[in-house]
RNA sequence: GCCGCAGGUCGCCUUAUCGCUUUGUUUUUAACGAAGAGGAAAGUCCGGACACCAUAGGGCAGCAUAGCGGGUAACGCCCGUCACCACGCUUUAGCGCGGGAGGACAAGUGCAGCAGAAAGAAUGUACAGGUAAUGCUGUAGUGAAACCAGGUAAACUCUAUGCGGUGCAAUGUCAAGUAUACCAGCAAUUAAGGGCUGCUCGCCCAAUGCUGGAGGGUAGACAGAUGGAGCAUAAUAGUAAUGUUAUGCCUAGAUAAAUGAUAAGGAUUUCUUUUACUAGAAAUACAGAAUCCGGCUUAUAGACCUGCUUUAUUU
Numbered sequence: 001g002c003c004g005c006a007g008g009u010c011g012c013c014u015u016a017u018c019g020c021u022u023u024g025u026u027u028u029u030a031a032c033g034a035a036g037a038g039g040a041a042a043g044u045c046c047g048g049a050c051a052c053c054a055u056a057g058g059g060c061a062g063c064a065u066a067g068c069g070g071g072u073a074a075c076g077c078c079c080g081u082c083a084c085c086a087c088g089c090u091u092u093a094g095c096g097c098g099g100g101a102g103g104a105c106a107a108g109u110g111c112a113g114c115a116g117a118a119a120g121a122a123u124g125u126a127c128a129g130g131u132a133a134u135g136c137u138g139u140a141g142u143g144a145a146a147c148c149a150g151g152u153a154a155a156c157u158c159u160a161u162g163c164g165g166u167g168c169a170a171u172g173u174c175a176a177g178u179a180u181a182c183c184a185g186c187a188a189u190u191a192a193g194g195g196c197u198g199c200u201c202g203c204c205c206a207a208u209g210c211u212g213g214a215g216g217g218u219a220g221a222c223a224g225a226u227g228g229a230g231c232a233u234a235a236u237a238g239u240a241a242u243g244u245u246a247u248g249c250c251u252a253g254a255u256a257a258a259u260g261a262u263a264a265g266g267a268u269u270u271c272u273u274u275u276a277c278u279a280g281a282a283a284u285a286c287a288g289a290a291u292c293c294g295g296c297u298u299a300u301a302g303a304c305c306u307g308c309u310u311u312a313u314u315u
Stems, first nucleotide, its partner, number of pairs: 004308007012266007020036007038286001042297002045295005050167004062163005067081005082102001084099002087096004103158002108156002110152002120148001125140005171223004180215001182213006193205004230249008267284006
């Protein structure tokens, strides 16, 4: 210098004009300010906060986890470490590096390529020895493993531990219009209903209309809902994950859903071109909040940083 591996960071910038969402002030049909997507906002796979429902206690089923210790609100996440495994080096016993879902096969069931007589019901091979008899004994050979309480549980299973359900379209508050339970008043009608009664009249109820009240509740509005297991800096405890203290800061909140469009300049990369980054062209990813957090997983053009490895050249 080239190629590669692992981990981490950033992930287009500036200005102008016109718009959009939220919000502050004012002289409020508006004007002037302020703020306005991500490392994954994604998958919705784990764990919580929060809300409602359910819930005496126990069991079955189902799901998840599994050395040891620590962190955390919690976890199946994270950190440390050991057994064990792979590779490399040498002084053959250690060192370096990487992995490390690892309880139980001595409860039961299942499974096992090649080689081999035989891989679990021993249908016990060859040679030798031995016995009343029997793989009873030894050796050989195949294999990772050959009768020994064999191997195998990210095989069924067993053991231990944990897990109630539904998700913000949860849930709560207010509530137009229309229809209307119910209540009150008024009006008209009796052809028909019921009661007072055998009949008539009358009265009451019911039925009809109007007015008012009123409950539930729809559209809609508001809360939940953005100040939080928050962010930044410093000190400090700890190998680390992470914790503690101090100071400062406020940083989207829409509801069919704002965060955009255009123009100019710049940056990076690639291609073509040139004496010359000289000129020209193209590209700048993945993706877009929707109750909020902690993780995991997946997608990601390009640039940068750290460590390691391989090869070549020079000394």

Record summary: This is a predicted structure of a 315-nucleotide RNA (Bacterial RNase P class A) from Flavobacterium sp. MedPE-SWcel. The coordinates come from a structure-prediction model, not an experiment, and the mean pLDDT is 76. A source record names the gene rnpB. Rfam family: Bacterial RNase P class A. Its family is annotated with ribonuclease P activity, dimeric ribonuclease P complex and tRNA processing in the Gene Ontology.